[in-house]
RNA sequence: GGAGCCGGCCAGGCAAUCGCCUUAAGUCAUUGAUUUAUGGAGGAAAGUCCGGGCUCCUUCGGACAGGGCGCCAGGUAACGCCUGGGGGGCGUGAGCCCACGGAAAGUGCCACAGAAAAGAUACCGCCGGGUUCGCCCGGUAAGGGUGAAAUGGUGCGGUAAGAGCGCACCGCGCGACUGGUAACAGUUCGCGGCACGGUAAACCCCGCCCGGAGCAAGACCAAAUAGGGGAGUUCGCGGCAUUCGCCGCACCGCCGGUCCCGAGCGGACUCCCGGGUAGGUUGCUACAGGCGGCUGGCGACAGCCGUCGCAGAUGAAUGAUUGCCCACGACAGAACCCGGCUUACGGCCGGCUCCGACU
RNA sequence: GGGCGAUUAGCUCAGCGGUAGAGCGCUGCACUCACAUUGCAGAGGUCACUGGUUCGAAACCAGUAUCGCCCACCA
Numbered sequence: 001g002g003a004g005c006c007g008g009c010c011a012g013g014c015a016a017u018c019g020c021c022u023u024a025a026g027u028c029a030u031u032g033a034u035u036u037a038u039g040g041a042g043g044a045a046a047g048u049c050c051g052g053g054c055u056c057c058u059u060c061g062g063a064c065a066g067g068g069c070g071c072c073a074g075g076u077a078a079c080g081c082c083u084g085g086g087g088g089g090c091g092u093g094a095g096c097c098c099a100c101g102g103a104a105a106g107u108g109c110c111a112c113a114g115a116a117a118a119g120a121u122a123c124c125g126c127c128g129g130g131u132u133c134g135c136c137c138g139g140u141a142a143g144g145g146u147g148a149a150a151u152g153g154u155g156c157g158g159u160a161a162g163a164g165c166g167c168a169c170c171g172c173g174c175g176a177c178u179g180g181u182a183a184c185a186g187u188u189c190g191c192g193g194c195a196c197g198g199u200a201a202a203c204c205c206c207g208c209c210c211g212g213a214g215c216a217a218g219a220c221c222a223a224a225u226a227g228g229g230g231a232g233u234u235c236g237c238g239g240c241a242u243u244c245g246c247c248g249c250a251c252c253g254c255c256g257g258u259c260c261c262g263a264g265c266g267g268a269c270u271c272c273c274g275g276g277u278a279g280g281u282u283g284c285u286a287c288a289g290g291c292g293g294c295u296g297g298c299g300a301c302a303g304c305c306g307u308c309g310c311a312g313a314u315g316a317a318u319g320a321u322u323g324c325c326c327a328c329g330a331c332a333g334a335a336c337c338c339g340g341c342u343u344a345c346g347g348c349c350g351g352c353u354c355c356g357a358c359u
Numbered sequence: 360g361g362g363c364g365a366u367u368a369g370c371u372c373a374g375c376g377g378u379a380g381a382g383c384g385c386u387g388c389a390c391u392c393a394c395a396u397u398g399c400a401g402a403g404g405u406c407a408c409u410g411g412u413u414c415g416a417a418a419c420c421a422g423u424a425u426c427g428c429c430c431a432c433c434a
Base pairs, nucleotide, nucleotide: 001355002354003353004352005351006350007349008348009347010346012325013324014323015322016321017320018319020040021039023037024036025035026034027033028032042331046342047341049340050339051338052337053336054214055213056212057211060262061261062260063258064257066210067209068208069207070206071085072084073083074082075081086100087098088097089096090095101205102204106203107202108199109198110197123144124143125140126139127138128137129136130135152170153169154168155167156166157165171194172192173191174190175189176188177186178185179184218282219281220280221279228273229272230271231270232269233268236249237248238247239246240245251267252266253265254264275433276432277431287309289308290307291306292305293304294303295302296301360430361429362428363427364426365425366424369383370382371381372380377414385401386400387399388398389397407423408422409421410420411419
């Protein structure tokens, strides 16, 4: 000097003038107006991909179905998230990625090419025999070819030629021992020629988890109109009783997958046409909260102490102008609230790796 | 703010992991005085985009983009 990798922070600031919204106080007066003061969009507010808090379903249990996750150990309210470790892969390296249980439970699929794609094989070749010299029979899977993938690899022996056929080492499987909470690891030991391809983001098996909807959920108030019209299903039986009524069975409806089961509660339920209001209050912001310090932990994080209160709009609030500074500001605006993931994006700072040149 | 779906030829749509199909439309030829009909032939495709799984993806999985639909109360 160049090329890369990882982490942290910011997201214009200050002042003035006018303008907007919430809250509090004061004044006027009542659908409100005005004065003063405090406060007023994000790291993603986004996508709506996950997990919850909260509300309701009368709501509770079970079966089947459906869905989610998938190495181990932790964190968390919880998660498909995060942290650390193990294994695998990529990279010279700093580092990065992994939807990472099981193919010896079973069933599928592997097109084309190739002899043959899984109890699958002989096209060329090699060896032996025969031969009318065209070829035929037998053996073989080491060599070649095809393909993404072809009965584990290297070497030695053996053989007619070969082949784990035998042996040594590596690989693979099982077991013991050692270390580790574990996943796993091992210059450890023993047995076995070896279960004879891959694929589960194929069906499936195994382990763990899961009610459903969602603030337009819900609660309350006010107003107006048309319980107006039509169609369909159930409304039955038995007992007690003077009546009203009560009990049991059956039928229907009710739990947002089921012509399932049980409990429980109601007698109603479904569809079509048409009508009225589309108003106000609440839910609506103090929380698994922010900041600082200490302790424990590799870390995610946890505990303790102190401190602060930090938007609540509803046709939807922060805009305009001027001056100065500067790193010259991109992506982009809360709508019940949090914890994550993913996507969009400008700049500053720090650390680490590699390459080249010079001293 | 929340919930649900779609994207393939110019248009309307099929397509069950093995290399893209139909109808309409377009072009040419034949037929006709000419047009239409009819017959024959042909052209036209980044399967919305990016990554992943797999030997192989329009389809399977994850994310992004665009378009469309639904969500108040009284009876």
Molecule: RNase P RNA; transfer RNA
Organism: Woeseiaceae bacterium